A computed fold for a 75-nucleotide RNA from a Dehalococcoidia bacterium, annotated as transfer RNA. The sequence is in RNAcentral, with records from ENA. Rfam family: tRNA. It is annotated as a transfer RNA. Gene Ontology term of the family: triplet codon-amino acid adaptor activity.

RNA sequence: GCGGGUGUAACUCAGUGGUAGAGUGUGUGCUUCCCAAGCACAAAGUCGAGGGUUCGAAUCCCUUCGCCCGCUCCG
Numbered sequence: 001g002c003g004g005g006u007g008u009a010a011c012u013c014a015g016u017g018g019u020a021g022a023g024u025g026u027g028u029g030c031u032u033c034c035c036a037a038g039c040a041c042a043a044a045g046u047c048g049a050g051g052g053u054u055c056g057a058a059u060c061c062c063u064u065c066g067c068c069c070g071c072u073c074c075g
Stems, first nucleotide, its partner, number of pairs: 001071007010024004018055001026042005048064005
């Protein structure tokens, strides 16, 4: 330099045009003599960034940044 993958809650991930979700974790309550486990409820998001298309974008297009993988050239 070229190509591919990936980025979504604190963490691990789903969601491939129509209200942003799950598990774990966290907080509160119930339960228990206490803890753990269990149950219920709650909080937590600029969907990496910017722009475009669309009535509508996490999703499609362009640019760009981080991380991972492969290939090529030079030294």